Description
A computed fold for a 73-nucleotide RNA from Pocillopora damicornis, annotated as transfer RNA. The coordinates come from a structure-prediction model, not an experiment, and the mean pLDDT is 82. Rfam family: tRNA. The RNAcentral record of the sequence draws on Ensembl Metazoa and Rfam.
RNA sequence: GUUCCUGUAGUGUAGUGGUUAUCACGUCCGCCUCACACGCGGAAGGUCGCAAGAUCGAGCCUUGCCAGGAACA
Numbered sequence: 001g002u003u004c005c006u007g008u009a010g011u012g013u014a015g016u017g018g019u020u021a022u023c024a025c026g027u028c029c030g031c032c033u034c035a036c037a038c039g040c041g042g043a044a045g046g047u048c049g050c051a052a053g054a055u056c057g058a059g060c061c062u063u064g065c066c067a068g069g070a071a072c073a
Base pairs, nucleotide, nucleotide: 001072002071003070004069005068006067007066010025011024012023018056027043028042029041030040031039049065050064051063052062053061
């Protein structure tokens, strides 16, 4: 340099173009306990890598860029 893959809460993930983006772990609060852990209940945390386009409508489709990875050179 060329081609391909991936990018979604702190971490890992689900998500037929259609109402409020899913779950687990973690964090915080309450209950429980002498206390901790476990367990139970609840809460916060995302503007889906960035930008543009197509569409009535995009996390999902198209293009460019950025980051990571693989193969080839």